A computed fold for a 181-nucleotide RNA from Peptococcaceae bacterium UBA5356, annotated as Lysine riboswitch aptamer. The prediction has a mean pLDDT of 79. The organism belongs to Peptococcaceae, within Bacteria.
RNA sequence: GAGUGGGGUAGGGGUUGCGAAAAUUAUUAGUAGUCUGGGGAGCUGGUAGCGUUGAACCAGAGGAAAGGGAUUUUCGCCGAAGCGUAGUGAUUGACCGGGUCUUUACGCUGGGACGGCAUUGAAUAAAUGCUGGACUGUCAUCUGAUUUUAGCCCGGAAUCAGAUGGAGUACUAUCUCACGA
Repeated sequence: GAGUGGGGUAGGGGUUGCGAAAAUUAUUAGUAGUCUGGGGAGCUGGUAGCGUUGAACCAGAGGAAAGGGAUUUUCGCCGAAGCGUAGUGAUUGACCGGGUCUUUACGCUGGGACGGCAUUGAAUAAAUGCUGGACUGUCAUCUGAUUUUAGCCCGGAAUCAGAUGGAGUACUAUCUCACGA
């Protein structure tokens, strides 16, 4: 001592980065349940069940909630976090289907938005999966320009622009250990 490998630390992508909590609020919805009148045997994801002690349906009175959304504030962060498949445990439901939470293994995604299809959903909100081109950050390669090393050329380094491509166990900076042309 160019560099190579291992381990650690700190950062950046963005003005809609990711997630959590609280408050307010739109929607759900003039819906559900309740009461009164009419009505007179049906109601439901399926079975069970409910129903002449009055079902469906109609009119009137009065009238919610959960999940999901938006805004603001606070907190934790940059595989932040999320998802898929197959299981485990708990919970909800009368039971099943289904829903929610936890956890194991394997796999996928750099990031956000927009469009199409499908599923969930009250929904044209939102989420998830697949897909489509663009945008954006990062690194690599190529081309060109500028600056610099050195007065000139080639080469090296840095920056900018364009094109192509890769993936987050990445990238940038830095510390340390080992090896080292």

Rfam family: Lysine riboswitch aptamer. Gene Ontology term of the family: lysine biosynthetic process.